[in-house]
Context: one part of a larger RNA
RNA sequence: GAGUAGCGAUAAAGGGGGUGAAAGGCCCCCUCGCCGAAAACCCAAGGUUUCCUGCGCAACGUUCAUCGGCGCAGGGUGAGUCGGCCCCUAAGGCGAGGCAGAGAUGCGUAGCUGAUGGGAAACGGGUCAAAAUUCCCGUACUUUCGUUCACUGCGAUGUGGGGACGGAGAAGGUUAGGUGAGCCGGGUGUUGGAUGUCCCGGUUUAAGUGCGUAGGCGGAUCCCUUAGGCAAAUCCGGGGGGUCAACGUCGAGACAUGAUGACGGUGCUCCAUUGGAGCCGAAGUCACUGAUACCAAGCUUCCAGGAAAAGCCACUAAGCUUCAGGUGAACGAGAACCGUACCGCAAACCGACACAGGUGGGUAGGAUGAGAAUUCUAAGGCGCUU
Numbered sequence: 001g002a003g004u005a006g007c008g009a010u011a012a013a014g015g016g017g018g019u020g021a022a023a024g025g026c027c028c029c030c031u032c033g034c035c036g037a038a039a040a041c042c043c044a045a046g047g048u049u050u051c052c053u054g055c056g057c058a059a060c061g062u063u064c065a066u067c068g069g070c071g072c073a074g075g076g077u078g079a080g081u082c083g084g085c086c087c088c089u090a091a092g093g094c095g096a097g098g099c100a101g102a103g104a105u106g107c108g109u110a111g112c113u114g115a116u117g118g119g120a121a122a123c124g125g126g127u128c129a130a131a132a133u134u135c136c137c138g139u140a141c142u143u144u145c146g147u148u149c150a151c152u153g154c155g156a157u158g159u160g161g162g163g164a165c166g167g168a169g170a171a172g173g174u175u176a177g178g179u180g181a182g183c184c185g186g187g188u189g190u191u192g193g194a195u196g197u198c199c200c201g202g203u204u205u206a207a208g209u210g211c212g213u214a215g216g217c218g219g220a221u222c223c224c225u226u227a228g229g230c231a232a233a234u235c236c237g238g239g240g241g242g243u244c245a246a247c248g249u250c251g252a253g254a255c256a257u258g259a260u261g262a263c264g265g266u267g268c269u270c271c272a273u274u275g276g277a278g279c280c281g282a283a284g285u286c287a288c289u290g291a292u293a294c295c296a297a298g299c300u301u302c303c304a305g306g307a308a309a310a311g312c313c314a315c316u317a318a319g320c321u322u323c324a325g326g327u328g329a330a331c332g333a334g335a336a337c338c339g340u341a342c343c344g345c346a347a348a349c350c351g352a353c354a355c356a357g358g359u360g361g362g363u364a365g366g367a368u369g370a371g372a373a374u375u376c377u378a379a380g381g382c383g384c385u386u
Base pairs, nucleotide, nucleotide: 013031014030015029016028017027018026032383033382034381035380040363041362042361043360046343047342050341051075052074053073054072055071056070060068061067080141081140082339083338084337086119087118088117092113093112094111098107099106100105122139123138124137125136126135142335143334144333145332146331147330148329149328150327151326152325153320154319158315159314160313161312166302167301168300169299172295173294174293177289178288179287180286181285182203183202184201185200186199187198188196204262205261208257209256210255215250216249217248218247219244220243221242222241223240224239225238226237228236229235263284265280267279268278269277270276271275303306349358350357365377366376367375
C1' cells in the first nucleotide's frame, strides 16, 4: 500500500424465553422463508472415532461464540439367517510336467487362484445418550452331526440332466402405492351463519405355515431295441410298439392362520426443570385407481445367435453287501471367525481449505401433467459461519 480488496452461491429472516462475565450466530418455543427425482432416506467405495456424554475456548472456525466435525476425559459397534469368510467358476494372474531360449527368462496343458456373477435359511414389534433383520418379546426357517425306530441296493474326482442366460415388442393377471366413502376419537369458537351434506386427526399389522388360483411349460405312462454319451449304466440320447387325455411341473396373488397378539390416543396416577415411569386403550372396513415392481430367465419376434463351474438330481465303475451306505420319522447337539459406531452428492470421500468442482446403486407421497419435465407442496431436511 490499507484498516483497502475480501469474508466462498442474493434460500431470509423476526420475536419471546433460557444459559452465561458477555448472545445477531448456542439451547427451547412461536412466526417467516428455501429444497422436496432433493438440499429427503437406505447402501457401496473411500475416510477411520469424525459417533454419544461431561468439562473447556489458547489455537482451529474467513466475524462472535457460552457453540462445533476443535482441545481434554469417559463411554459406544453384540448375528446359524445381513455382508464377508466358505463351496464354485469368468476375464485376468500363477503355472507340475511340456515347448522355446546361451542364460536371465518367455509362452503354456492339467491344475490352482481370482467376483463385478452362481450357491441353505428371519420377519414384526419394543428398547440405551450413543447398537440393532445382531439385544429383548413374539412367531419362524436352514443346514450338519449324533442316538433310537421303521423300511431299504448303496456307491465317483467318471457319465447325463439341471443350473443356463441376447435384443426388441405386445398383451394379460396381480400387488406395492394412492384416492374416496364408511367407521372411530376430538372440536363447534373472537363478529354474521353453523349439530351439519361442517372442521381436524386416525383407520397400521411381517416372515412363516396351509390351500394351490390367474397363468406358463412339457402330452403322460409301460414294454422292446440301440455302431452315441472315450469304460459301464436300469440314466441321457436314437429307433419301434402298446395303453390313456388327464398327468406332471413351475407359478404371482388372494383367502385362512400367524394375531384373544402387536401397534394405535385423548385420558388417569406418580416423580418432575426439560422430561421420565406406570395403568387403561376406540375404529382398524369397503370401493375405485394403479405401477418402471411380481407372475416372467414367461410369451411373440429378429439376427449379429447371446458365460462358466459348483451346490442339486439321476446313472452306473472299482468296491461293499447281517456292516457300511440310502430314505423317512422322533429326539438331542452344533452353526466358529471377521465387519457392524459415524459421514456417505458431502464441512467427515477425491480436489493443499469447513473449496459454488467430481463421486456408483436403491427408494420415489399429493396437486398439475404423457412424464422421474415444470410449478406448488407432504414426510423429512435446511436458511448455505460475518
This is a predicted structure of a 386-nucleotide part of an RNA (large-subunit ribosomal RNA, domain III) from Betaproteobacteria bacterium SCN2. Its mean pLDDT, the model's own confidence on a scale to 100, is 82. It matches the Rfam family "Bacterial large subunit ribosomal RNA". Taxonomically the source falls in Betaproteobacteria (Bacteria, Pseudomonadati, Pseudomonadota). The sequence was found in a public genome assembly.